[in-house]
């Protein structure tokens, strides 16, 4: 000094005019508008709406099914399918790091195309011994029978490797040693695993991001949730079944009860009825909710890390046809993704540059 | 704002892990005295990316578009 990796901030700046929005004050005026001063006012993603929660309602927020998520360990968190650290299998990058996956195939059932003799289970070629020609033996050649599965050949994969003992030829048949599984221990760690020792010839896969099992977690609906206030209006019809008892009331039958199905429960109604269902009417208006919050920013402190504690200081949009906007000068990096609409905690996409710390790589000087 | 759906040659359209069909249209040839019509061949496609598996158009996770239904006092 030049590239990179991670993290954090920031996301033009100064000066002048004129126009906005929410609060508080005064003036004015007594519905209201108006004017003046002070404060304050779009984002790291405000996108998407993929998750979780406040927070409101709905007697059943009870039991099950049925659905729908997680899915190695151990922590954070108000919770999460989220964030931190570690562990096994992996991929990329010289590195620094950056990323995928993660309960069960010994509960059951499916699939594994072509190719190959065959894909839960063997035999195309081959190799041995028997037989027939030929032939001193040794061997060629043939078709059948017996026996192998070591060689070779399709394959993403074919009864673990190498070496030898053995055989008619082989073969875990058997041994050495490796490998993997199981079964019983030591050591390290909270744990997921690591690593060593012993004993057993047990040695026939994949795939659950296929259906399934197994452990765990979900009640639903969402600020257009749900409240208060004014005002104005008109009701009217259709379809089903089953009533019984009666002093009260029981029995039965029907509707509802914030996904859907069963049970149970509550509440309502008795066929002139409540619910639902169809036609018709009136009204679309003002307030709350609505912003002090799992908040924010500085300092110590615990921790590896997310994150937590204690102190201090601060209040930083609540609109509703919906506010940040025009215009000049200068500077400059020459200005990218892009506007709140209950409220936060994260995930994914989007992104033009500055800056500031560590780290790693590569020249070069001391 | 809440839920449900889908994208395959230029267009419609079919494929439910195992070589991407069909039909219109497009090009060539062949027939004809020229067109059309018939016949024959022929090209052109799984909206992007990543990721399971030996194999993805199909399963998984994600972005981009596109289309339906319902909805506020009540």
């Nucleotide at each position: 000094c030049a590239g990179g990796u991670c993290a954090g901030c920031u996301g033009g700046g100064u000066g002048a005019g004129c126009g906005c929005g929410c609060u508080g004050c005064u003036c004015c005026a007594u519905a209201g508008a108006g004017a003046g001063c002070a404060g304050u006012g779009a984002g790291g993603a405000a996108a998407g709406u993929c998750c979780g929660u406040a927070c409101a309602c709905c007697a059943u927020a009870g039991a099950g099914c049925a659905g729908g998520a997680a899915g190695c360990c151990a922590g954070g968190u108000a919770a999460c399918u989220c964030c931190u650290g570690g562990a096994g299998a992996g991929g990329c990058g010289u590195a620094a790091g950056c990323u995928u996956c993660u309960g069960g195939a010994u509960c059951g059932g499916g699939c594994c195309a072509c190719a190959g003799a065959a894909a839960c289970a063997u035999u195309c070629c081959g190799c041995a011994c028997a037989c027939u020609g030929c032939g001193a033996u040794c061997g060629c050649a043939g078709g059948c029978g017996u026996g192998u599965a070591a060689g070779g050949g399709u394959g993403a994969a074919a009864a673990g490797g190498u070496g030898g003992u053995g055989u008619a030829a082989g073969a875990g048949a058997c041994c050495a040693c490796c490998g993997g599984c199981g079964c019983g221990g030591g050591u390290a760690g909270c744990a997921a695993u690591a690593u060593c020792c012993g004993c057993g010839g047990c040695c026939a896969g994949g795939c659950a991001a296929c259906c399934c099992c197994c452990u765990u977690c979900c009640g639903g609906u969402g600020c257009a949730a749900g409240g208060u206030c004014a005002a104005a209006c008109a009701g009217g019809g259709g379809a089903a079944a089953a009533g019984c008892u009666c002093u009260u009331u029981g029995c039965c039958a029907g509707u509802g009860c914030u996904g859907g199905c069963u049970c149970g429960g509550c509440a309502c109604u008795g066929u002139u009825g409540a619910u639902c269902u169809c036609c018709g009417g009136g009204u679309a208006g003002a307030c709350c909710g609505c912003u002090a919050g799992a908040g924010u920013a500085c300092g110590c402190u615990g921790g590896u890390g997310a994150c937590g504690g204690c102190g201090u200081a601060c209040c930083c949009a609540g609109a509703u046809a919906g506010a940040u906007g025009c215009c000049c000068a200068c500077c400059c990096g020459c200005g990218a993704c892009a506007g709140a609409a209950u409220a936060c905690g994260g995930c994914u996409u989007a992104u033009a540059g500055g800056c500031u710390g560590a780290c790693c790589u590569g020249a070069g000087u001391a | 704002u809440g839920g449900g759906g889908g994208a395959u040659c230029g267009u419609c359209u079919a494929g439910c892990g195992g070589c991407a069909g069909g039909a219109c249209a497009c090009g060539u040839g062949a027939c004809u005295c020229u067109g059309g019509a018939u016949c024959a061949c022929g090209g052109c496609a799984c909206c992007g990316g990543g990721g399971u598996u030996c194999a993805a158009a199909u399963c998984c996770c994600u972005g981009u578009c596109c289309c339906c239904c319902a909805g506020c006092c009540a």